Background:
The prediction has a mean pLDDT of 84. The part of an RNA shown here (small-subunit ribosomal RNA, 3' major domain) has 475 nucleotides and comes from an uncultured bacterium. The full RNA is in RNAcentral, with records from ENA. Rfam family: Bacterial small subunit ribosomal RNA.
Context: one part of a larger RNA
RNA sequence: UGACGGGGGCCCGCACAAGCGGUGGAGCAUGUGGUUUAAUUCGAUGCAACGCGAAGAACCUUACCUGGUCUUGACAUCCACAGAACUUUCCAGAGAUGGAUUGGUGCCUUCGGGAACUGUGAGACAGGUGCUGCAUGGCUGUCGUCAGCUCGUGUUGUGAAAUGUUGGGUUAAGUCCCGCAACGAGCGCAACCCCUAUUGUUAGUUGCUACCAUUAAGUUGAGCACUCUAGCGAGACUGCCUGGGUUAACCAGGAGGAAGGUGGGGACGACGUCAAAUCAUCAUGCCCCUUAUGUGUAGGGCUACACACGUGCUACAAUGGCAGGUACAGAGAGACGCAAGACCGUGAGGUGGAGCAAAUCCCACAAAACCUGUCCCAGUUCGGAUUGAAGGCUGAAACUCGCCUUCAUGAAGCCGGAGUUGCUAGUAAUCGCGAAUCAGAAUGUCGCGGUGAAUACGUUCCCGGGUCUUGCACA
Numbered sequence: 001u002g003a004c005g006g007g008g009g010c011c012c013g014c015a016c017a018a019g020c021g022g023u024g025g026a027g028c029a030u031g032u033g034g035u036u037u038a039a040u041u042c043g044a045u046g047c048a049a050c051g052c053g054a055a056g057a058a059c060c061u062u063a064c065c066u067g068g069u070c071u072u073g074a075c076a077u078c079c080a081c082a083g084a085a086c087u088u089u090c091c092a093g094a095g096a097u098g099g100a101u102u103g104g105u106g107c108c109u110u111c112g113g114g115a116a117c118u119g120u121g122a123g124a125c126a127g128g129u130g131c132u133g134c135a136u137g138g139c140u141g142u143c144g145u146c147a148g149c150u151c152g153u154g155u156u157g158u159g160a161a162a163u164g165u166u167g168g169g170u171u172a173a174g175u176c177c178c179g180c181a182a183c184g185a186g187c188g189c190a191a192c193c194c195c196u197a198u199u200g201u202u203a204g205u206u207g208c209u210a211c212c213a214u215u216a217a218g219u220u221g222a223g224c225a226c227u228c229u230a231g232c233g234a235g236a237c238u239g240c241c242u243g244g245g246u247u248a249a250c251c252a253g254g255a256g257g258a259a260g261g262u263g264g265g266g267a268c269g270a271c272g273u274c275a276a277a278u279c280a281u282c283a284u285g286c287c288c289c290u291u292a293u294g295u296g297u298a299g300g301g302c303u304a305c306a307c308a309c310g311u312g313c314u315a316c317a318a319u320g321g322c323a324g325g326u327a328c329a330g331a332g333a334g335a336c337g338c339a340a341g342a343c344c345g346u347g348a349g350g351u352g353g354a355g356c357a358a359a360u361c362c363c364a365c366a367a368a369a370c371c372u373g374u375c376c377c378a379g380u381u382c383g384g385a386u387u388g389a390a391g392g393c394u395g396a397a398a399c400u401c402g403c404c405u406u407c408a409u410g411a412a413g414c415c416g417g418a419g420u421u422g423c424u425a426g427u428a429a430u431c432g433c434g435a436a437u438c439a440g441a442a443u444g445u446c447g448c449g450g451u452g453a454a455u456a457c458g459u460u461c462c463c464g465g466g467u468c469u470u471g472c473a474c475a
Base pairs, nucleotide, nucleotide: 001475002474004471005470007469008468009467010466011465012464013463015459016458019423020422021421022420023419026314027313028312029311030310031309032308033307034305035304042053043052064300065299066298067297070294073125077124078123079121080120081119082118083117086103089100090099091098092097107114108113127289128288130287132285136283137282138278140276141274143272148187149186150185151184152183153182154163155162156161167178168177169176193266194265195264196263198234199233200232201231202230203229204228207224208223209222212221213220237260240254241253242252243251244250316416320375321374322373323372324371325370332363334361337356338355342351343350344349382413387408388407389406390405391404392403393402429451430450431449432448433447434446435445
């Protein structure tokens, strides 16, 4: 000087408390451990691994296993020879591959050849998701959006170092004020950036409709007031008032205002810590393999199942289930695409195809809510697992191993022990909608809006953090 303390002081955080909803019990989905297996590829492992890499394993992916192949190789550059490239058909085989066969002679040319591509041959070399993240770059997590981390000069100390950065106030903040052997400065904080809340102006189609016509319908004429869209501006700064405070910083209240003291949200992550994670995104040193640890292929596996754990979904019902009627979004996607009206089917879906590269057309009926009826507390008209049958869709192909529909079946479950977790406002809870990935395959993920709470006395205690100080057998 740090680190540490079941030392002390001050302060903060959904840290506790006050509340609301979960999880831990059930069934299922998914990940992991374990076990099994020819293989169940690999990585991630307290917080900070476990719906994680994976924004999507039937084949492919795929790295694993088994069988059958190739050896200058699936891929790159160079050399020689042959042939344009490319293409049709048949045979053997699980295919990779092997054999036979048809059509084709293109482009440039100095007529030697050349460019692209294919085959054969030789070797230089290729190749490796093989090892080491404790050799590395890059990227990332975490403490933590915590308020800290440092430097120059000066001064103090023999020195390590200290001072500044401590102290008195204050703040979300090393934020600001005052004081001070310090005076300044840098990286952080804040602001500058984006979205959102109000408004002016410009613009008025594909958007909108107050007035006038018109229609089944903003449908059409007409209009750009209004809504909306998207450019440029305005607006919030403790600016004003009162009180407190050291005449300060600042704090409390008020006015005006759409918004008030960082308005709400996002992006943004200092010096560093964990030899944290990643050699399997990529790059890369060393080591290792080179008729194999490389490469292509068929089938299988990654989907196994006495069990254990994590994360979720659906429930256990009446604030509900079922049936009928009726209303209101936002944000997105669409050409290998989204697909309307119509017709067929109980339905999944099918036929067909108007329109739309989309403020125009379409996905697309939002659901909860509201109204009416029914059920009457029961393992039920709750709950939907499981299983049987019949179908639909995607795709060469749904057996291992997809999703959906209809009929039948109708399991556990009557609110969950110890414990544990999220959340302070348009939040929790609850309700649907969309997208990426994607042929198909979400209860996951990322977004979007609808309805919309309760509680916070307070900081004694638990956890984490900041700062000052103290002890120290630690460095």